Source information
This is a predicted structure of a 73-nucleotide RNA (transfer RNA) from an uncultured Clostridia bacterium. It matches the Rfam family "tRNA". Rfam classes the family as a transfer RNA. From the family's description: Transfer RNA (tRNA) molecules are approximately 80 nucleotides in length.
[in-house]
RNA sequence: GGGGUUAUAGCUCAGCUGGGAGAGCGGUUGCUUCGCAUGUAACAGGUCAGGGGUUCGAAUCCCCCUAACUCCA
Numbered sequence: 001g002g003g004g005u006u007a008u009a010g011c012u013c014a015g016c017u018g019g020g021a022g023a024g025c026g027g028u029u030g031c032u033u034c035g036c037a038u039g040u041a042a043c044a045g046g047u048c049a050g051g052g053g054u055u056c057g058a059a060u061c062c063c064c065c066u067a068a069c070u071c072c073a
Stems, first nucleotide, its partner, number of pairs: 001072007010025004019056001027043005050064004
């Protein structure tokens, strides 16, 4: 220098053929308890790495760019 994979909640990760942004764990609050743990209900938490484009509509398609891993040289 070239190819490939990955980047989504605090963490681990889903997200199908472009249309509702989600799960588990974690956090907060209530109930339960003398208190804790467990259980249970609710809630909060998102620049979908970043920029641009296509589209009525983009996490998803296209281009550029950043980082990590990997292959070739």